[in-house]
Context: one part of a larger RNA
Formats: sequence, C1' cells, structure tokens
RNA sequence: GAUGAACGCUAGCGGCAGGCUUAAUACAUGCAAGUCGAGGGGCAGCACAGGUAGCAAUACUGGGUGGCGACCGGCAAACGGGUGCGGAACACGUACGCAGCCUUCCUUUAAGUGGGGGAUAGCCCAGGGAAACUUGGAUUAAUACCCCUUAACAUUAUGAGAUGGCAUCAUUUUAUAAUUAAAGCUCCGGCGCUUAAAGAUGGGCGUGCGCCUGAUUAGGUAGUUGGCGGGGUAACAGCCCACCAAGCCUACGAUCAGUAACUGGUGUGAGAGCACGACCAGUCACACGGGCACUGAGACACGGGCCCGACUCCUACGGGAGGCAGCAGUAAGGAAUAUUGGUCAAUGGACGCAAGUCUGAACCAGCCAUGCCGCGUGGAGGAUGACGGCCCUCUGGGUUGUAAACUCCUUUUAUCUGGGAAGAAAUGCAGAUUUUCUAAUCUGUUUGACGGUACCAGAGGGAUAAGCACCGGCUAACUCCGUGCCAGCAGCCGCGGUAAUACGGAGGGUGCAAGCGUUAUCC
Repeated sequence: GAUGAACGCUAGCGGCAGGCUUAAUACAUGCAAGUCGAGGGGCAGCACAGGUAGCAAUACUGGGUGGCGACCGGCAAACGGGUGCGGAACACGUACGCAGCCUUCCUUUAAGUGGGGGAUAGCCCAGGGAAACUUGGAUUAAUACCCCUUAACAUUAUGAGAUGGCAUCAUUUUAUAAUUAAAGCUCCGGCGCUUAAAGAUGGGCGUGCGCCUGAUUAGGUAGUUGGCGGGGUAACAGCCCACCAAGCCUACGAUCAGUAACUGGUGUGAGAGCACGACCAGUCACACGGGCACUGAGACACGGGCCCGACUCCUACGGGAGGCAGCAGUAAGGAAUAUUGGUCAAUGGACGCAAGUCUGAACCAGCCAUGCCGCGUGGAGGAUGACGGCCCUCUGGGUUGUAAACUCCUUUUAUCUGGGAAGAAAUGCAGAUUUUCUAAUCUGUUUGACGGUACCAGAGGGAUAAGCACCGGCUAACUCCGUGCCAGCAGCCGCGGUAAUACGGAGGGUGCAAGCGUUAUCC
C1' cells in the first nucleotide's frame, strides 16, 4: 500500500459498488419453463347470445359464441441461472489444421406439396388399489403414424475422361442402374410442409508452444505400442473386437504422491518479479454419491427417465414419494456475509400470424460504514484575554483561548409546504397517404415496477450532526497526581523495586476523521 474481511469504541447524509472465503452439509414453505385453439378431437369450469316455464324475480337448458381444465400434436425445455466437487488434462491460453465432421431456428437459391389406410389418447362403460397409480372393453381426430405414386444437383453401386496434389487421394465432367419426400390451416393476403445447394451461427476433432510442488517417488505399461480385417461414430482413431508382431514412455524427470478449476485480469513494486484468480467477461466441470441409455439438430440432460447406494418423508405394511451448488428463506458449521420484497415499465429469452402468456434472467426496492468517492456538523467579527479546569517560582503568572459569552450574516444538510421528470423507442388501437390486398410511411392515441423517487422552488430557525488512536526512541505530540519489579504496558529496543514524559487517571498536545484502532493475509 491492499482486502469479498472480522473484532472493539463511535456514528449525520448521499452516490456508486460489494455482501457464506467455513459444511459440493441437511433442507420446511412459496416461486424459478412454458407456450400455441390460425394443427386436432372436444367442452370439465367461467362468461354471453339463444331456448323452455313464469306477470316478474328466478329456475332449468344451452359447444351456438368468447374462451379453455385435462388430452393428442408442434416448438421450447441442451438457453438463461448456480457452484468450483473433480481434473496436472489438448481442461485452459495462444497459434494453426480438418484432403476426417455435424449444425434446429434464420437468410438466399432451385424444385415440389398427388393418392390412400389402420390405429391411439381424450370422452364413455366396467373394475383393482390406502395412496402413487393402474387394468379391461367400446368409440373418435389430427400438422401424430403407416403405405403407394412421382423425383434429383441427394444417397448407393458400376464404368469412362480431364486437372491438381506431400501419400492414402482431392476436384471436376459424364453414362447406366437402384433407393428415398411432403401437411395442412386460413380473415384468401399469407403462415406452414418436403427435397437439394450455398451462407451464417453454434459445436466436434487433431496438433505446435505455454501450464504448480516433491527423486526422502526411478523405472512404468498387455489394449499396453504398431499392423491387418471388421464393428462403431456426424467424423478420425485400440474408440471397441478377432488375429499378428513386440513394441511404447522415461534423468530434457516417465510413473507415483500432494495441491489446484483455467484465462482476460487483480494486488504490490521504479522495474524485473512475487502473490492471488471475490465481483465482471470467456472457457471447462458438476447437479444427493455412482452408473446407464432414451428422446432430440443439439444432452448421456440442475427443476427428464431407469438401476444401485446413503438419507428423509407418507403408508391401510401390500407399497410409494423426494433431491435449493436457481431466487428468497430455515437449521447447522463459523470470527463472519442480506428480504420467505416489487415489476415485466425497459433490455433479453421461449412460444405464438398477432393480441398476448411465461420469465426469482433482468430491472428495481429493502438490510449492512463492507469498500471507494462526495458533502455537512456553520461563517465573519469579538479581550476586562471572563467563569471553571490544569500547571507554576502562588495576594501573582502561564495555559485551555477568539475558544465561550456577545454582535452581524448564511441555510448546504435536516424538517415542513408546493411543483415534478428523463428512462418510451417500438408494439398495440384509430385515421390518412403510396397501394388491389399485404407491406411501407405519416398523424393522433395507449403503455413506468422504480416513484410523487431524482430534481426544482419556497418557509422558519444556529437550528438536526464528532469521534477514535497515540504522545520513551523508531514516530508527529509533555506535565501533574496515583502506584511502587506490585498493578500493569509492550510491534522491536525495552518500561515499573518512592521524584515513571513508557503502568492507571487528569490537564494539555499530535495524527486521522464518519470514522479510528486491533487482528489476519499478500506485496
């Protein structure tokens, strides 16, 4: 000098940041991922037309309409958010490569969108079970599923030619054969669907270099190292398998052990360096411990599934349920770390034609002097240098001290009163213009959690606001009293045994200041 700090004393305000470093310990409760009715069958619930009865109130009915619980289907749920367990590794950083790869949604281009079928959930009926849930029957739809037709620049197989390369080869032209597609909805404008090519985006893989400590760890390795042939993958590969060979790594430190997420950066330092990796950003890993696959463009999936294990809970004892290292919150641990808050107004995301819905992402508010920065606690004048305190050489003097009183002024802040934002651009709605609609443009209008907040103006009144550590030397700042090697102090040297500037108190002083000291750690 610094800190994600803690402790002691003290404390007026604001802005901007930060806030479980320990138990990746266990979790009550609520919320954190849904959306689409313009894909579908439908109608549980809500509302409204309509209908029946009634003079009326009202009662009954009512998929006809708005809409919509549950269900089928699509997309999303692989993002966003958390944590740092593991891992010394192509994990990360950097630089290359893929003649060995994939890529939903999006953009561009080209072509297509013909015909048919059988089911199934829901609803209904009948059961089983304490529950979780589940069985059987009947019936029904689709952008769910299946079949046929058509189709190539796609895929596969065979053949011919050209060009290029470091090799396996690559690029390109061409011929033949085989295989493979679709889904509708509509306000008629469109929105979709299928195939292919290109782009973009996101990933996958390989390699050079960099990447902690220990030799009181010297040898390690059998799928081990390579080949051939298969399997497997989006793709290369002992990735896996059969067979064959005996290799491969290592003193330029293999193997083993310990420690650790990595980086941009942060702290310090003149620099070289040393230490660290909170917040923010990129990457990786993990989601009660371990394993496994399914779905999918993408996961071996935090709020999906299955199995084993530990733990907790429910139970009618037969059987079931769960996973906060999401946001709050609880217990425990600890020196120590916050609210079971508001809003989708903005930014962003998912879905949707849209309206919109969802969003503990995000934006805000609350708590904490935890830090940084800023402001204030008044200004000017004022000497009989007042009273009081302290000290002394004591009818006096010094100091506290222009300090107070007193006079004049000001009102930041605080209090009260009045006004009052920007953040809003778009979208939506209404109208107009270009215009056949759509689309574009213009005009008006709607939408603010924060918040009646920031800010502005006014009112009265010095009013509402100073502490902490130190004063022997290092080191700025000295006297008196008490104590008497006691009580105590102390970072080092060292003070204290009767005149202690070093202990305790007082007066005075010095330093910093809404903070000041102490402790811990790094330079």